Predicted 3D model of RNase P RNA and transfer RNA as a complex of 441 nucleotides.
RNA sequence: GAGCCGGCCGGGUGGCCGCGGCGCCGGAGCCCCCCGGGGCCCCGGGGUCGAGGAAAGUCCGGACUCCACAGGGCACGGGUGCUGGCGAGAGCCAGGACGGGGCGACCUGCCGGUUCAGGGCAACAGAGAGCAGACCGCCGAUGGCGGGGCGCCGCUCACGGCGUUCCGCACAGGCAAGGGUGAAACGGUGCGGUAAGAGCGCACCAGCGUCGGGGGCGACCCCGGCGGCUGGCAACCCCCACCCGGAGCAAGGCCAAGCGUGGGACGGCCGGCCCGGCCGAUGUCCCCAGGUAGGCCGCACAGAUGGAUGGCCACCGGGCGGUGACCGCAAGGGAUCCGCCUACAGAAUCCGGCUUACAGGCCGGCUC
RNA sequence: GCCGGAGUAGCUCAGCUGGUAGAGCAGCUGAUUUGUAAUCAGCUGGUCGGGGGUUCGAUUCCCUUCUCCGGCU
Numbered sequence: 001g002a003g004c005c006g007g008c009c010g011g012g013u014g015g016c017c018g019c020g021g022c023g024c025c026g027g028a029g030c031c032c033c034c035c036g037g038g039g040c041c042c043c044g045g046g047g048u049c050g051a052g053g054a055a056a057g058u059c060c061g062g063a064c065u066c067c068a069c070a071g072g073g074c075a076c077g078g079g080u081g082c083u084g085g086c087g088a089g090a091g092c093c094a095g096g097a098c099g100g101g102g103c104g105a106c107c108u109g110c111c112g113g114u115u116c117a118g119g120g121c122a123a124c125a126g127a128g129a130g131c132a133g134a135c136c137g138c139c140g141a142u143g144g145c146g147g148g149g150c151g152c153c154g155c156u157c158a159c160g161g162c163g164u165u166c167c168g169c170a171c172a173g174g175c176a177a178g179g180g181u182g183a184a185a186c187g188g189u190g191c192g193g194u195a196a197g198a199g200c201g202c203a204c205c206a207g208c209g210u211c212g213g214g215g216g217c218g219a220c221c222c223c224g225g226c227g228g229c230u231g232g233c234a235a236c237c238c239c240c241a242c243c244c245g246g247a248g249c250a251a252g253g254c255c256a257a258g259c260g261u262g263g264g265a266c267g268g269c270c271g272g273c274c275c276g277g278c279c280g281a282u283g284u285c286c287c288c289a290g291g292u293a294g295g296c297c298g299c300a301c302a303g304a305u306g307g308a309u310g311g312c313c314a315c316c317g318g319g320c321g322g323u324g325a326c327c328g329c330a331a332g333g334g335a336u337c338c339g340c341c342u343a344c345a346g347a348a349u350c351c352g353g354c355u356u357a358c359a360g361g362c363c364g365g366c367u368c
Numbered sequence: 369g370c371c372g373g374a375g376u377a378g379c380u381c382a383g384c385u386g387g388u389a390g391a392g393c394a395g396c397u398g399a400u401u402u403g404u405a406a407u408c409a410g411c412u413g414g415u416c417g418g419g420g421g422u423u424c425g426a427u428u429c430c431c432u433u434c435u436c437c438g439g440c441u
Base pairs, nucleotide, nucleotide: 001368002367003366004365005364006363007362008361009360011316012315013314014313015312016311017310019050020049021048022047024045025044026043027042029040030039031038032037052344056355057354059353060352061351062350063349064248065247066246067245077244078243079242080241081240082095083094084093085092086091096111098109099108100107101106112239113238118237119236120233121232135179136178137175138174139173142172143171144169145168146167147166148165149164150163151162152161153160154159187205188204189203190202191201192200206230207229208227209226210225211224212223213222214221215220252297253296254295255294258292261289262288263287264286265284266283267279268278269277270276317342318341319340320339321338322337326333327332369440370439371438372437373436374435375434378393379392380391381390387424395411396410397409398408399407417433418432419431420430421429
């Protein structure tokens, strides 16, 4: 000098003018009254309290309230999924395995199961993409075709047959090493082996499984042996384990006008009476009920119900840019003055988390 | 305040068991017409709201964020 991680702060003082809640004092008005007083409202003065680390997004978890619900299981649907600790839970801290980024400090994604539950997907290219495949290529051991040599047989030769050996072809066939395609081609390198090849065999390496030993509370790690066992995607279906009723303060509760509604009493009819039934279009300063307007509670040591917590000025502080007296040989430091910036954002039932936004600054540790 | 839904071409919408993103209207060019409209042929036009991740590959799957719309007194 450039960075990384953790924690914290996120303006201060004064003046003037304002806002909201709750007490106190003084004054004006209205209402009630047992005339002592009490209540409501307005004005003025003074006191006290009055946003955040995220109040935000509403992504999680709870408190609270209402609705539903005997108990248990299954199915459907949704969510979660490594280990230890803390926590009511969400989540946090520390650690582990596997990836990605950075020279590094460190950052970041994901976490049960994919050989023995099963299914599905992989465009294009390519011969072949899942218990794969043969385009070029390699081989052609074995069989086939062609040619040569040797031996035997058909009485000798020509000619033919059989056997054997060599060469050629690349027809059958074998191979998956190399080329080529692809994001991915059935683990990699080497040696052996073979007609050519191949975990076909062996050695080493990577992974998986399993056994043994050691370390760790554990996830897991280290060492050794054995098994040739060896592709990817479960942030695809699925399987396994565990968990899960719904709505939300505009939840919900209380009081309750006016108009209207319903019921009762009084009324008329049936009836000897009570109970009961029917009728009422009308009437009553009558009684009751539910609901509406509205009000209150829910609701807070900030707290409204159109939403207060602010504005202006001055000075100081912080940062950036310019100026540059002065110091210095120089690199450079730097008084003074000027300009600009000083964020993100604002409670609305409350609490705990997560995530996102944020001018700038402080402290501690670490890296190059 | 609380709870839901949607972002794809200039506009209205398809497309999502992952494989080159389409349709209608609009726009441009040409044909037709005396000219215009209509019609016919062709063409242009896409950060799939933004960012990150999984995957060989993302409009589609996962996380986060932004904008818009609707319902509840």

The coordinates come from a structure-prediction model, not an experiment, and the mean pLDDT is 78. It holds a member of the Rfam family "Bacterial RNase P class A". Gene Ontology terms of the family: tRNA processing, ribonuclease P activity and dimeric ribonuclease P complex. Rfam classes the family as a ribozyme.